The RNA shown here (transfer RNA) has 73 nucleotides and comes from a Candidatus Saccharimonadota bacterium. Lineage of the source: Bacteria > Bacteria candidate phyla > Candidatus Saccharimonadota. Its Rfam family is "tRNA". It is annotated as a transfer RNA. Gene Ontology term of the family: triplet codon-amino acid adaptor activity. The sequence was found in a public genome assembly.

[in-house]
RNA sequence: GGGGGCGUAGCUCAGUGGUUAGAGCAGUCGGCUCAUAACUGAUUGGUCGUAGGUUCAAGUCCUACCGCCCCCA
Repeated sequence: GGGGGCGUAGCUCAGUGGUUAGAGCAGUCGGCUCAUAACUGAUUGGUCGUAGGUUCAAGUCCUACCGCCCCCA
């Protein structure tokens, strides 16, 4: 230099155009226990990497850029 993949909650990820963005773990407040752990109820937490574009509608499609990984040279 060329090509490809990924970027969504603190962490691991799901969501492949449609009507409120989710799960598990973690966090917080309870239940249970003499107490802790385990178990269990409720609950907090999001500029969907950034900026544009397409569309009635974008986490999802397109473009550029940023970051990480892989392949080729």